[in-house]
RNA sequence: CCGUGCUAGGCGGGGUGCUAGCGGUGCCCUGUACCCGCAAACCGCUCUAGCGGGGCUGAAUCCCCUCCCGAGGGGCCAGGCCCGGGGUCGACGCCCCGUCCGUGGCGUCGAUGGUUCGGUCCCGCGACGAUGGAGACCCGUGAACCAGGUCAGGUCCGGAAGGAAGCAGCCUUAAGCGGCCACCUUCAGGCGUUGUGGGAUUGCCGGACCGGAGCCGCAGACGACGGCCGCGCCCCGGCCACCGGAAUCGACGGAGGGUGCACGG
Numbered sequence: 001c002c003g004u005g006c007u008a009g010g011c012g013g014g015g016u017g018c019u020a021g022c023g024g025u026g027c028c029c030u031g032u033a034c035c036c037g038c039a040a041a042c043c044g045c046u047c048u049a050g051c052g053g054g055g056c057u058g059a060a061u062c063c064c065c066u067c068c069c070g071a072g073g074g075g076c077c078a079g080g081c082c083c084g085g086g087g088u089c090g091a092c093g094c095c096c097c098g099u100c101c102g103u104g105g106c107g108u109c110g111a112u113g114g115u116u117c118g119g120u121c122c123c124g125c126g127a128c129g130a131u132g133g134a135g136a137c138c139c140g141u142g143a144a145c146c147a148g149g150u151c152a153g154g155u156c157c158g159g160a161a162g163g164a165a166g167c168a169g170c171c172u173u174a175a176g177c178g179g180c181c182a183c184c185u186u187c188a189g190g191c192g193u194u195g196u197g198g199g200a201u202u203g204c205c206g207g208a209c210c211g212g213a214g215c216c217g218c219a220g221a222c223g224a225c226g227g228c229c230g231c232g233c234c235c236c237g238g239c240c241a242c243c244g245g246a247a248u249c250g251a252c253g254g255a256g257g258g259u260g261c262a263c264g265g
Base pairs, nucleotide, nucleotide: 001265002264003263004262005261006260009057010056011055012030013029014028015027016026020046021045022044023043024042034054035053036052037051038050063258064257065256066255067254068253072249073248076245077244079240080239081238083237084236085235086234087233089232090231092230093228094227095226097223098222099221100220102218103217104216105215106214113210114209115208116207117206118205119204120203121199122198123197124196125195126194127193128192129191131188132187133186134185135184138179139178140177141176147172148171149170150169155164156163157162
């Protein structure tokens, strides 16, 4: 070096999730790569890797190591959001308060203030009014017969004169119905005005008295306690995700290196 038979190894890997941790089943990436059974309140294991059974290959394209490349992944930072909670930091904003200054108005024909009376408010009673209801008055209508008057015709009595009852029609009216409701009577109450008695009285309005110089509005500056939590800031979360940043794991691929035993020639 060649041939034969074996052995270690290999017959996919990775990310994520789960887990004390590891591997697998799950999801995703890579891209082609033996078969069967098992498995999410899961299966198997305990330190280098699924477990059980079977098969193929086998020292190299194939096994092992290192480096390069880098699909893809998860987290971090940065970013965005008319998302949420909190702090109250701000020569921010608004409200409230005070001081100063300016300006305008009121005020010795009397300011603020004080005392007092009255009103405004509540309760009771009364008067008047208004409103509403009912009644009366008035108007209209209104009775086949059982209402009235007049009663044609017809009926009855009578020898006749005459008399009687009386339908329809016409007139009138009762109850009832409808209208009117100005005036009259009566009733009612979350009505108004007013009188009277009582209560409440902080505020507002008015009168009288005391007293004697302030009072009010607006603008600006400054200050302080507080409020709002609007804006910015800070803290804690949520959501978004194309791109961005720095690391990290890393498939496929590429390069380099490493790894047996026996027998025969």